Record summary:
Predicted 3D model of a 72-nucleotide RNA (transfer RNA) from a Patescibacteria group bacterium. It matches the Rfam family "tRNA". Its family is annotated with triplet codon-amino acid adaptor activity in the Gene Ontology. It was read from a public genome assembly.

[in-house]
RNA sequence: GCUCCUAUAGUUCAAUGGAUAGAAUGUAGGCUUCCGGAGCCUGAGAUGGGGGUUCGAAUCCUCCUGGGAGCA
Numbered sequence: 001g002c003u004c005c006u007a008u009a010g011u012u013c014a015a016u017g018g019a020u021a022g023a024a025u026g027u028a029g030g031c032u033u034c035c036g037g038a039g040c041c042u043g044a045g046a047u048g049g050g051g052g053u054u055c056g057a058a059u060c061c062u063c064c065u066g067g068g069a070g071c072a
């Protein structure tokens, strides 16, 4: 330099172009306990950035940025 893959919660992953973007784990509070752990209940927490297509975009197209792989 070229090609391909990839980017969603603190972390690991879901979500056929259409419901309030879900789950596990972590985390905060509560119940329980002499205390802790386990268990149960409740809460907060995310679509990398710009543009486009569409009635509607996390999803499709394009550019940029970050990460990974291959070739040279």
Stems, first nucleotide, its partner, number of pairs: 001071007010025004018055001027043005048064005